[in-house]
RNA sequence: UGAAAUAAUUGGCAAACUUAUGCGAAAGCUAAGGACGCAAAGCCGUGGGUCUAAGGAUAGAAUGUCUAUGACUGCCUGGUUGCAUAA
Numbered sequence: 001u002g003a004a005a006u007a008a009u010u011g012g013c014a015a016a017c018u019u020a021u022g023c024g025a026a027a028g029c030u031a032a033g034g035a036c037g038c039a040a041a042g043c044c045g046u047g048g049g050u051c052u053a054a055g056g057a058u059a060g061a062a063u064g065u066c067u068a069u070g071a072c073u074g075c076c077u078g079g080u081u082g083c084a085u086a087a
Stems, first nucleotide, its partner, number of pairs: 006084001012038002017033004022029002036074001042080003047076002049072003055067005
């Protein structure tokens, strides 16, 4: 000096929940508050997985069933970019 791994330090992000005459058909997202936790809980939807079903299809008495072009990177995987330095 570099890599790896996480003791420590500076910091970082922000679950549930609450609020919004918020957005959206919904799943969910945004902003503020709030911290369960996270060494990538930074970014990207590569491959899986999960959620929703407006629209479409279908059966039909009620209503149901199927379907992603929708959503989840804090489900895993993959890619990519970073901070610090005791043994």